[in-house]
C1' cells in the first nucleotide's frame, strides 16, 4: 500500500425486506426475608463511530474519513 470483517445502552451482543431502536448482565427503586444473599417486578439509560449523498422515510443502501481485528504484497 491492497483486501475482508467489525464499531448499536456502563459491559457483552441481536436487529430479517429501508418504515416506532432491542435483549442479557450491570445501575436505581420496590416486593419477598428477622436480616443478608438469592429470586421476582418496575424504572432510567442511545449523536446506532464521523461527515456527505440517495429516498417521502436510513442503524440498514452509496461514497469518503477515523478507530479496532485478520489476511496479502513490497522494501530492508
Nucleotide at each position: 500500500g491492497c483486501c475482508u470483517c467489525g464499531a448499536u445502552a456502563g459491559c457483552u451482543c441481536a436487529g430479517u425486506u429501508g418504515g416506532u431502536a432491542g435483549a442479557g448482565c450491570g445501575a436505581g427503586c420496590g416486593a419477598u426475608u428477622c436480616g443478608u444473599a438469592a429470586u421476582c417486578g418496575c424504572u432510567a439509560g442511545g449523536u446506532c463511530a464521523a461527515c456527505g449523498g440517495u429516498u417521502c422515510a436510513a442503524a440498514u443502501c452509496c461514497g469518503u474519513u477515523u478507530c479496532g481485528a485478520g489476511g496479502c504484497u513490497c522494501c530492508a